[in-house]
Context: one part of a larger RNA
């Protein structure tokens, strides 16, 4: 110098108090250990593995098993020789994978062509080792304020050091003033996207005051541009104005206007570096390996198993509730191998059957919690739905291993969870739902988004985590 301390000193962080909801008990549901298995493929493993690679494991996926084929190969290039079509349809045999036979047949610029099949060789293949050989990404500390350098200057013999320290009612910030320093680079903020008010400027497919037609009703029609809304350009916050603190510095604390007020809210953006974090199975990629197999094609099976144990979510255990009827209001998506309306069938998953719409037109598309009336009356229950039985719909070549939904029936645990333990400070928790990706369907309750309805609380920093600067010890580098 640096790291460490169960050292000290100051300062942050939903870190701790202060609330509100939760998880550990209960069924399920996905992951994961472990056992089992012919296989249950491989990877992730404290925070930073475990609803994680998977934005979809019936076959394909598929890397794993069993068995059945093949060896220049399922993929790519080139040479050389041999040929002429390949590929397609039929029909037999097989689980296919293939294979056996029929039948079809090539193109021009007429060549040592093109295309292509077979034999040969080079070489292909490899989800096979190594993330402790790599690049590339990517987690983490943490969106935490750090983390460096030229020149200069003090001391010294040097590694250093200064600046970057002290102080400061500073700040979110190594932000600012401010100082033997000066200055600069990456961070910090700002510049970019959204969302919150207003101008202007524009009018379809969107919107409908006013002013006419029509309708059982409906911007339905003329028409119109006022508002709403798209879309584009600006305006707007800047501690800019006015008190008070303050070296009348930097700032801070109250007020005014204002839609917004001290970074307005959200995102995106992640320093030097640490963890031989994490990945050779996204990909690239040294080295090693395997070449009739550790490559390849196929059918089945298996990754869906089951005493158990975490982990992570949903249902609930009920009256601020079920349950029936009636009624209202959203946003953001997505649609041509697609969404599919009215209308008929079915209790119902669904079917018939197509108008309309490459979509501000049409359709997914009735949001639901909410209001309103009614029933139930504290019970294992008109709470709560798992298991099972039986029927059935739909997606697929195919739901038996091993899909999803409905309909009947059946109706388990469960009366709020032990020790402990997690999120969260505002339009947040909580709580309704709605939509995308992926997909043929679908184990989704899982992700990603969007809206509605909307709280309580913080006294304070003495304790537990964690991180920042200062300083002190130190058998440590």
């Nucleotide at each position: 110098u640096g790291a460490c301390g169960g050292g000290g000193g100051c300062c942050c962080g939903c870190a701790c108090a202060a609330g509100c909801g939760g998880c550990g008990g209960a069924g399920c549901a996905u992951g994961u250990g472990g056992a089992u298995u012919a296989a249950u493929u491989c990877g992730a493993u404290g925070c930073a593995a475990c609803g994680c690679g998977a934005a979809g494991a019936a076959c394909c996926u598929u890397a794993c098993c069993u068995g059945g084929g093949u060896u220049u190969g399922a993929c790519a290039u080139a040479u050389a020789g041999a040929g002429g079509a390949u590929c397609g349809c039929c029909g037999g045999a097989g689980a296919g994978a293939u294979u056996c036979g029929g039948u079809u047949u090539g193109c021009c610029u007429u060549g040592u062509g093109c295309c292509u099949u077979c034999u040969a060789u080079a070489c292909a293949g490899g989800g096979g080792g190594u993330g402790c050989a790599u690049g590339g990404c990517u987690g983490u500390c943490g969106u935490c304020a750090g983390c460096u350098c030229g020149u200069g200057u003090c001391c010294g013999g040097g590694a250093a050091a200064u600046g970057u320290u002290g102080g400061g009612u500073u700040u979110a910030a190594g932000u600012c003033a401010g100082c033997a320093a000066c200055g600069a680079g990456c961070g910090c903020a700002a510049c970019c996207c959204u969302u919150g008010u207003c101008u202007c400027a524009u009018g379809u497919u969107g919107c409908c005051a006013g002013c006419a037609c029509g309708u059982a009703a409906u911007g339905g029609u003329g028409g119109g541009g006022a508002c709403u809304c798209g879309u584009g350009a600006g305006a707007g916050a800047c501690u800019g104005c006015c008190g008070g603190g303050g070296u009348c510095a930097a700032c801070u604390c109250g007020g005014a206007g204002g839609a917004a007020g001290g970074u307005g809210g959200g995102g995106a953006u992640g320093a030097c570096g640490u963890c031989a974090a994490g990945u050779c199975a996204u990909c690239a990629u040294g080295c090693c390996c395997c070449u009739u197999a550790u490559g390849u094609c196929c059918a089945g099976g298996g990754c869906u198993u089951c005493a158990c144990a975490c982990a992570u979510g949903c249902u609930a255990c009920a009256a601020u509730g079920g349950c029936g009827c009636g009624u209202a209001c959203a946003g953001a998506g997505g649609g041509c191998u697609g969404c599919g309306a009215u209308a008929c069938c079915g209790u119902g998953a669904g079917g018939u059957g197509g108008a309309g719409c490459g979509a501000a037109u049409c359709c997914c598309u009735u949001a639901a919690a909410g209001c309103g009336c009614g029933u139930c009356u504290c019970a294992g229950u008109u709470c709560g739905g798992a298991u099972u039985g039986g029927g059935g719909u739909c997606u697929g070549c195919a739901a038996c291993u091993c899909g999803a939904c409905c309909c009947c029936a059946u109706g388990a645990a469960g009366u709020c969870g032990g020790a402990g333990u997690c999120g969260c400070u505002a339009g947040u928790a909580a709580u309704c739902g709605c939509a995308g990706a992926u997909c043929a369907g679908c184990a989704a309750c899982g992700c990603u988004g969007c809206g509605g309805u909307g709280a309580a609380u913080a006294c304070g920093u003495u304790c537990c985590c964690g991180g920042g600067c200062c300083u002190u010890g130190u058998a440590c580098a």
Overview
This is a predicted structure of a 477-nucleotide part of an RNA (small-subunit ribosomal RNA, 3' major domain) from Tsukamurella sp. The full RNA is in RNAcentral, with records from ENA and SILVA. The organism belongs to Tsukamurella, within Bacteria. Its mean pLDDT, the model's own confidence on a scale to 100, is 81. Its Rfam family is "Bacterial small subunit ribosomal RNA".